RNAcentral holds the sequence, with entries from Rfam. This is a predicted structure of a 148-nucleotide RNA (c-di-AMP riboswitch aptamer (ydaO/yuaA leader)) from Nonomuraea polychroma.
[in-house]
RNA sequence: AGGACGCGGCCGCCGAAUCCGCUUCGAUGCGGAACCGGGGACCCAAUCUCGUUGGGGUGAAUCGGUGCGUGCCUCACGAUGGCCGCCCCGUAGGGCACUUCCAGGCCCGAAUCCGUCAGCUAACCCGGUAGGCGGCAUGGAAGCAAGG
Repeated sequence: AGGACGCGGCCGCCGAAUCCGCUUCGAUGCGGAACCGGGGACCCAAUCUCGUUGGGGUGAAUCGGUGCGUGCCUCACGAUGGCCGCCCCGUAGGGCACUUCCAGGCCCGAAUCCGUCAGCUAACCCGGUAGGCGGCAUGGAAGCAAGG
C1' cells in the first nucleotide's frame, strides 16, 4: 500500500414497510399521521364446478424451448400424450444515488398466502408498516430543488 472479516457512524438501493406522541429496562406496549393491501352494491361484465387439472390474492417475477429422470398417470405391455422435478437458453415484465427523455452498461425475471370462497364496486368493513443488500454512484439534454 492492497485484500478479507467484524463492530459503530454516515450516505444510499429493492420494497408499502416511514415519521410522531405517550409508555417501557428494552422497537416493550398502545395510539396518531402517512403510505400500502384485501373484502364489499346498483350499473356493467362474466358463466363456475364435474374427465389426473378447483378457484383466488400479494409481487416485476409471466410465457416458451432443448436436454435429463430406475419419476408419476392411463395400462397386460409398449408407444404417443399429459403431469412433476432439475440444468441450461430465451422471454412478458421489473430495478440500478433528484425527475423525465435519449444513448450505453450491469442485474432480477423469486417466493409465498387464502382454503372450495371473493369480477368491477359508492358507502362501509378488515389488515400491513417486514425483510434483504450496497459504499463514488455511466454519459448527454431539459426541468426542479438546495446552497453561496
The organism belongs to Nonomuraea, within Bacteria.